[in-house]
Notes: This is a predicted structure of a 330-nucleotide part of an RNA (large-subunit ribosomal RNA, domain IV) from Anisodus acutangulus.
Context: one part of a larger RNA
RNA sequence: CCAUGUCAAAGGAACUUGAUAAAAUGACCCCGUAACUUCGGGAGAAGGGUUGCUCACCUAUCUUUUUAUUAGGAAAAUGGCACAUACCAGGGGGUAGCGAUUGUUUAUGAAAAACACAGGAAUCUGCUAAGUGGUAACACGAUGUAUAGAGACUGACACUUUCCCGGUGCUAGAAGGUCGGAAGAAGAAGUGUUAUAAGCUUUGAAUGGAAGCCCCGGUAAAUGGUGGCAAUCACUCUAAAUGUCCUAAGUUAGCGAAACUCCUUGUUGCAUAAGUAGUGACCUGCACGAAUGGUGUAACGACUGCCCCACUGUCUCCGACAUGGACCCG
Numbered sequence: 001c002c003a004u005g006u007c008a009a010a011g012g013a014a015c016u017u018g019a020u021a022a023a024a025u026g027a028c029c030c031c032g033u034a035a036c037u038u039c040g041g042g043a044g045a046a047g048g049g050u051u052g053c054u055c056a057c058c059u060a061u062c063u064u065u066u067u068a069u070u071a072g073g074a075a076a077a078u079g080g081c082a083c084a085u086a087c088c089a090g091g092g093g094g095u096a097g098c099g100a101u102u103g104u105u106u107a108u109g110a111a112a113a114a115c116a117c118a119g120g121a122a123u124c125u126g127c128u129a130a131g132u133g134g135u136a137a138c139a140c141g142a143u144g145u146a147u148a149g150a151g152a153c154u155g156a157c158a159c160u161u162u163c164c165c166g167g168u169g170c171u172a173g174a175a176g177g178u179c180g181g182a183a184g185a186a187g188a189a190g191u192g193u194u195a196u197a198a199g200c201u202u203u204g205a206a207u208g209g210a211a212g213c214c215c216c217g218g219u220a221a222a223u224g225g226u227g228g229c230a231a232u233c234a235c236u237c238u239a240a241a242u243g244u245c246c247u248a249a250g251u252u253a254g255c256g257a258a259a260c261u262c263c264u265u266g267u268u269g270c271a272u273a274a275g276u277a278g279u280g281a282c283c284u285g286c287a288c289g290a291a292u293g294g295u296g297u298a299a300c301g302a303c304u305g306c307c308c309c310a311c312u313g314u315c316u317c318c319g320a321c322a323u324g325g326a327c328c329c330g
Stems, first nucleotide, its partner, number of pairs: 001325007010316002014314001027051001029049003036041001038156001052078001054076001057073004079083001091309007098301002103115002119154002123150003131140003157296004163225002167223002169219003173215001176214003184207001187203005227245004254288001255285001266282005
C1' cells in the first nucleotide's frame, strides 16, 4: 500500500454528479395513528411504553382430593452500565414527474418512464369465413360460427376526445373519357389467269374493348393537417369589436419555461445566510393539445427530481488496532 473488519473527541452531509458506502431502525405485547381515498386502503403510518430473576397470590384448565401441569393476570422484593442483554431482526416523513396496479425485458455493461395488461373504439370476416403456411394436394384458423376469428391502434378508473375529406390511403359508383402489336374486318396493292374469277401474300380506315387511371361520392379512435397582416376604447398599456388576404379547416376543452422553452439562471412567491436545482403561479407555447390520446388520480414502484427528521469517518482530518496479502531481509 491492498482486501476484510473494529473503535473514534467536537461537529454532523460541510463530502459527493448523487447520502454511493457505512451508521441508524429492527422481535413479541400494549397504547396510539394524519392528509387523501376507487371506502378496500393509506397503516407496521407517524409517535410512545413494557420485557431479567426471586417469592407468594388470583382466574381458567387438568386431577377423585392435595401436590404437580398448562395458559393468563395483578402485586412485592431484588441484581446488573445495559434484561427482545449474543445471533437473527423495517430507518421514517413530506412533495413533484412518469407508468394505473401484479407481471415481462437487452443470457454476458441498460429492469426502466420501455413491453405486456384488463378496459376502450374503429376495420375485415356469413363459413369451402377472413387471415396464414404450401407449386399443389392439403393443413392451421376450428372439430370454432360475429358474445366468434384476424390484423393494426390506445392502455385501470374519473371527466373528456373540437374543426378539416383539399393531399395520401381505403371504400362505393350498370354513365362518360383514356388505354391492348386482341380477335374479327370494309377497302387497297401484289401475285394468280390468254383475260376475268377463285385462291394466296402483304397492308389495313372505322368499329371493338376488362381492370387500372381520369371523373363523381363517402370515410379521421384511417395517414395526416388544424394561418397571416393592418389599425382601433377619454393618461399609458392592452385589444373584446373591425377591416383585409389566404385556406380543406385555421388548435376547441384542458395543460403550459413542461421528460416538450431556443432566447433562459424568463419574471415572481416559498424554502436557504446564500438555490443554473426543487415547488406554486404567470403565459411571451422558438417548436403542448385531445385513443400518434388530453387533463386529473387513491393504491403500487430495487424508476427519476427536491426537501426534512434520525443517523453516522462521506467529510472538516485524519488516527489507532486486528486478520490475510503485497512488500523488505534471510
The prediction has a mean pLDDT of 85. The source organism's lineage runs through Eukaryota, Streptophytina, Spermatophyta, Solanales and Anisodus. Rfam family: Bacterial large subunit ribosomal RNA.